[in-house]
Molecule: transfer RNA
Organism: Amphritea japonica ATCC BAA-1530
RNA sequence: GCGCCCGUAGCUCAAUGGAUAGAGCACUCGCCUUCUAAGCGAGCGGUUGCAGGUUCGACCCCUGCCGGGCGCG
Numbered sequence: 001g002c003g004c005c006c007g008u009a010g011c012u013c014a015a016u017g018g019a020u021a022g023a024g025c026a027c028u029c030g031c032c033u034u035c036u037a038a039g040c041g042a043g044c045g046g047u048u049g050c051a052g053g054u055u056c057g058a059c060c061c062c063u064g065c066c067g068g069g070c071g072c073g
Stems, first nucleotide, its partner, number of pairs: 001072007010025004018056001027043005049065005
């Protein structure tokens, strides 16, 4: 330099054109318990890497850039 894959909550991941972007873990509060852990309930947490484009509508499709991984030279 070229090709392919990936980038969504603190972490691991869903959502494969139609909503208000969700789950588990973590964190906070409460219940329970002699206390802790476990369990149960609630809460908190997001510019979907960035910028454009297509569309009535984009996490999803297209383009460029940034970052990571793999391969080729």